Large-subunit ribosomal RNA, domain I from Gammaproteobacteria bacterium SCGC AAA003-E02, 500 nucleotides, folded computationally. The coordinates come from a structure-prediction model, not an experiment, and the mean pLDDT is 86. Rfam family: Bacterial large subunit ribosomal RNA. Its family is annotated with structural constituent of ribosome and ribosome in the Gene Ontology. The organism belongs to Gammaproteobacteria, within Bacteria. The full RNA is in RNAcentral, with records from SILVA.

Context: one part of a larger RNA
RNA sequence: CGUAUACGGUGGAUGCCUUGGCAGUUAGAGGCGAUGAAGGACGUGAUAGUCUGCGAUAAGCCCCGGGGAGUUGACAAUAAGCGUUGAUCCGAGGAUUUCCGAAUGGGGCAACCCAGCCACAGCAAUGUGGCUAUCUGCAACUGAAUACAUAGGUUGUAGAAGCGAACGCGGAGAACUGAAACAUCUAAGUACCCGUAGGAACAGAAAUCAACCGAGAUUCCCUUAGUAGCGGCGAGCGAACGGGGAUUAGCCCUUAAGCUUUUUAGACUUUAGUGGAACGCACUGGAAAGUGCGGCCGUAGUGGGUGAUAGCCCCGUACACGAAAGGGUCUUUAAAGUGAAAUCGAGUAGGUCGGAGCACGAGAAACUUUGACUGAACAUGGGGGGACCAUCCUCCAAGGCUAAAUACUCCUAACUGACCGAUAGUGAACCAGUACCGUGAGGGAAAGGCGAAAAGAACCCCGGAGAGGGGAGUGAAAUAGAACCUGAAACCGUAUACGU
Numbered sequence: 001c002g003u004a005u006a007c008g009g010u011g012g013a014u015g016c017c018u019u020g021g022c023a024g025u026u027a028g029a030g031g032c033g034a035u036g037a038a039g040g041a042c043g044u045g046a047u048a049g050u051c052u053g054c055g056a057u058a059a060g061c062c063c064c065g066g067g068g069a070g071u072u073g074a075c076a077a078u079a080a081g082c083g084u085u086g087a088u089c090c091g092a093g094g095a096u097u098u099c100c101g102a103a104u105g106g107g108g109c110a111a112c113c114c115a116g117c118c119a120c121a122g123c124a125a126u127g128u129g130g131c132u133a134u135c136u137g138c139a140a141c142u143g144a145a146u147a148c149a150u151a152g153g154u155u156g157u158a159g160a161a162g163c164g165a166a167c168g169c170g171g172a173g174a175a176c177u178g179a180a181a182c183a184u185c186u187a188a189g190u191a192c193c194c195g196u197a198g199g200a201a202c203a204g205a206a207a208u209c210a211a212c213c214g215a216g217a218u219u220c221c222c223u224u225a226g227u228a229g230c231g232g233c234g235a236g237c238g239a240a241c242g243g244g245g246a247u248u249a250g251c252c253c254u255u256a257a258g259c260u261u262u263u264u265a266g267a268c269u270u271u272a273g274u275g276g277a278a279c280g281c282a283c284u285g286g287a288a289a290g291u292g293c294g295g296c297c298g299u300a301g302u303g304g305g306u307g308a309u310a311g312c313c314c315c316g317u318a319c320a321c322g323a324a325a326g327g328g329u330c331u332u333u334a335a336a337g338u339g340a341a342a343u344c345g346a347g348u349a350g351g352u353c354g355g356a357g358c359a360c361g362a363g364a365a366a367c368u369u370u371g372a373c374u375g376a377a378c379a380u381g382g383g384g385g386g387a388c389c390a391u392c393c394u395c396c397a398a399g400g401c402u403a404a405a406u407a408c409u410c411c412u413a414a415c416u417g418a419c420c421g422a423u424a425g426u427g428a429a430c431c432a433g434u435a436c437c438g439u440g441a442g443g444g445a446a447a448g449g450c451g452a453a454a455a456g457a458a459c460c461c462c463g464g465a466g467a468g469g470g471g472a473g474u475g476a477a478a479u480a481g482a483a484c485c486u487g488a489a490a491c492c493g494u495a496u497a498c499g500u
Base pairs, nucleotide, nucleotide: 001499002498003497004496005495006494007493008492009491015485016449017448020420021419022417023416024415025414026413027412028411029409030408031163032162039100040099041098042055043054044053046078049075050074051073061094062093064091065090066089070082071081072080105114106113107112115132116131117130118129119128120127121126134160135159136158137157138156139155140154141153142152167198168196169195170194171193178185182232208215209214219246220245221244222243223242229237230236250401251400252399253345258338259337260336261335262334265331266330267329268328269327270326271325273321274320275319279294280293281292282291283290295312296311297301303315304314305313350374351373352372353371354370355369356368357367360386381396382395383394384393385392436443437442456484459471460470461469462468
């Protein structure tokens, strides 16, 4: 040095576990904000720190309910207290709510600096409270050049603003890519940006389709159908009629359908809760829920916990019941407000030029829309039926409102999973958008498990009043000792045997 065996070290795989995730279902809710939000800074305890809660009334104050023995949130003890004269805790309502932040008195390098006016208190210094941003609507008072006026100004009053996950509507709008290159085309009206709204939005009661038969607003789904078509007729794009379903609702401009707020009464529901059946003995074991024997309940054998696997030990579950106060829905009584503008739709329909949308790329290209220029008729009229004309059929534009079926889930509750189980599942099971990196936009981790219970090792010894270890003790177990369940491999040793 090698091989083998045994025993260790290191390491943290594997197994088991789950506080966390993922995907859904069914309901709810679909907003918060100048009555100052979302999000923060700083404070606040008997308290040094962090988290949570709260705000100078500061882990809290008042009140109404629930509840009934413990309790002063967590790490995390200790001290000092509170509580059947009902605490802590749970729910409704109220008070307080520093500073920043739309931030709004002015400023500013967010959490800071500096004011003015009014009222009250005070001899005063000063203190307390309130107001003072901008824009828009309305009203009043004023008021230039400039006579009337108007612009402007001032005051009052009402509103707006900012945030928020997706879904909606509108404006604006790429490229990579595909076409095996690339330019029309595609990607795609996608991404991104902007505006703006609602719990949904948009659309919507035919100047619609159809085809000589007829249908009868809109939206969504299935089909028609990858059809008819469009297309450097390439790549690709791609309907409609008709049929079947979901859901149904019609109205107004003609003083109306209705809608909103408040209010009367009632029903249901929601925001705390209450009751809630039925088991013992023996054995093994550290421990019984296991095994054996004998019982019981069940409108409850979903689930979780308890020292191993419990219908009958605990929490629950089925079922039944419950609200002083607040919220929601529906019906109902009454009042106020709104609808409310226009007068059956003229610079419109139509046309020409240039674009866009329609599955449809200018094409034979109808239809819709409109930047420019034009420009009718008036129901004895007008639009459409895919160039255009006639016949025929059908409808009535240039005014407006409208639930449901549909889309989505930041959020709340319950439940589900041939979903994950710590290199998985969210980036994050753990004080994570943290530590750390970057000037910044931004990027972005690692890290779970002693034990049933801390019973977390008193005391003794070696040692530096160490680290670490040896006894002792606890425990079922300490090779479960906090570097803590299990403890693989690589890697490193010790002992023995053999070989060289």